[in-house]
């Protein structure tokens, strides 16, 4: 240069294919509880508008364009 995969929460990830309840789940984190105390358990609770921008559409994580990073192939 040229081609694929990938990117969602503090971590590790699901949801895309077939657009639609309020974007989830485990781990971590806070507060309570319970224990002499810590851990384990229980409970409740915060944190993301989906790597960035545009477009299409009543509606976009998702469908298409560009564009940034990664990480592999091919020249």
């Nucleotide at each position: 240069g040229g081609g694929c995969u990938c990117g969602u929460a503090g971590c590790u990830c699901a949801g895309a294919c077939u657009g639609g309840u309020u974007a989830g789940a485990g781990c971590a984190c806070u507060u309570g509880g319970c224990u002499c105390u810590u851990a384990a358990c229980c409970a409740a609770g915060g944190g993301g508008u989906c790597g960035g921008g545009g477009g299409u559409u009543c509606a976009a994580a998702u469908c298409c364009c560009c564009u940034c990073g990664a990480g592999c192939c091919c020249g």
Transfer RNA from a Candidatus Woesearchaeota archaeon, 75 nucleotides, folded computationally.
Model confidence (mean pLDDT): 81 of 100.
Its Rfam family is "tRNA". Rfam classes the family as a transfer RNA. Gene Ontology term of the family: triplet codon-amino acid adaptor activity.
The organism belongs to Candidatus Woesearchaeota, within Archaea.
The sequence is in RNAcentral, with records from ENA.